Transfer RNA from an Elusimicrobiaceae bacterium, 71 nucleotides, folded computationally. The sequence was found in a public genome assembly.
[in-house]
RNA sequence: UCCGGGAUGGUGUAAUGGUAACACGGAUGCCUCUGGAGCAUUAAUUCAAGGUUCGAGUCCUUGUCCCGGAA
Numbered sequence: 001u002c003c004g005g006g007a008u009g010g011u012g013u014a015a016u017g018g019u020a021a022c023a024c025g026g027a028u029g030c031c032u033c034u035g036g037a038g039c040a041u042u043a044a045u046u047c048a049a050g051g052u053u054c055g056a057g058u059c060c061u062u063g064u065c066c067c068g069g070a071a
Stems, first nucleotide, its partner, number of pairs: 001070007010024004018054001026042005047063005
């Protein structure tokens, strides 16, 4: 330099172009002699900037970073 893949709550991962979800973790409450067990409720997420579309995590362009390959 070129090619391919990836970036989603605090962490690990899902998501046919149509309400962004699950587990763990966090907070609050209940239960309890106690809670690190159990139950209920709750907060928090799409790498950045544009474009296409009625609608974008998903498609297109550019950029940043990470991984692999080629030279």